[in-house]
RNA sequence: UGCUUUGGUAGAGGUUGCGUUUAACAUAAGUAUAUUGUUUGAUAUGUCAGGCAUAGUUGAGAACAAUAGAAAGGGGACAACGCCGAAGUAAAGUAUAUCCUGAGUAUAUUUUGCUGGGCAUACAAUUAAGAAUUGUAUGACUGUCAUCUUAUAACUAUAAGAUGGUGCGCUAUCUAAAAG
Numbered sequence: 001u002g003c004u005u006u007g008g009u010a011g012a013g014g015u016u017g018c019g020u021u022u023a024a025c026a027u028a029a030g031u032a033u034a035u036u037g038u039u040u041g042a043u044a045u046g047u048c049a050g051g052c053a054u055a056g057u058u059g060a061g062a063a064c065a066a067u068a069g070a071a072a073g074g075g076g077a078c079a080a081c082g083c084c085g086a087a088g089u090a091a092a093g094u095a096u097a098u099c100c101u102g103a104g105u106a107u108a109u110u111u112u113g114c115u116g117g118g119c120a121u122a123c124a125a126u127u128a129a130g131a132a133u134u135g136u137a138u139g140a141c142u143g144u145c146a147u148c149u150u151a152u153a154a155c156u157a158u159a160a161g162a163u164g165g166u167g168c169g170c171u172a173u174c175u176a177a178a179a180g
C1' cells in the first nucleotide's frame, strides 16, 4: 500500500416509505337512553360461569305510540414529531385494570419465530360499517445484490433487457478499531 473477515460510523429505497399525536368534520344514529300512555305480568344489570351486590308487584323485562335525544371506541392533514425492523404479526411469560374466583378482554413490556417495500384482487378476522387495520394467496410494479446479453466508453463504469435471490441485507467510509 492492496485484498479478505469481523467491528464502528453515516446513509439510500418512497412524496401513496413506517409509526405516534392533534383538528374541523363525517359516521356511529334518530341508535342507546329519559318522560308519558297502552298491553302483558317477574325478572333484570355488573363481559361469560359460580358467588356477591343493586333495582323490581309503589310494576322487572318485552312490545306499540308520542315527545326529547347523546356518547365512547374506530375514521379523519399536502400539519407537527420520531424514524429506515422503520413497523406489523404469531406463540409463550410478567404486570395493571375489569365487584370476588376462574376464563376472557384491554394496555404496557420481555423472549423466540415470520415479513425488503407499497399497490390491486379474492377469502378470513375485528368492527355498526362496502371505512380503517391485520393475516393468507395471486398479480404486476419497485429498491437492492448476483449472473448473462447488447450499446457507449476504455480497464472498468453507465444505460437497457432477461433470469434468480431478498433486510442479521445493500452502499459509502474509518486503522489512535482488530485479525490474516
Base pairs, nucleotide, nucleotide: 003180004179005178006177007174008173009172010171011170014084017083018082019081020080021079025075033068034067035066036065037064038063039062040061043055044054045053046052047103048102049101050100051099087115088114089113090112091111092110093109094108095107096106097105098104116142117141119139120138121137122136123135124134125133126132143166144165145164146163147162148161149160150159151158152157
Predicted 3D model of a 180-nucleotide RNA (Lysine riboswitch aptamer) from Candidatus Galacturonatibacter soehngenii. The organism belongs to Candidatus Galacturonatibacter, within Bacteria. It matches the Rfam family "Lysine riboswitch aptamer". From the family's description: Riboswitches are metabolite binding domains within certain messenger RNAs that serve as precision sensors for their corresponding targets.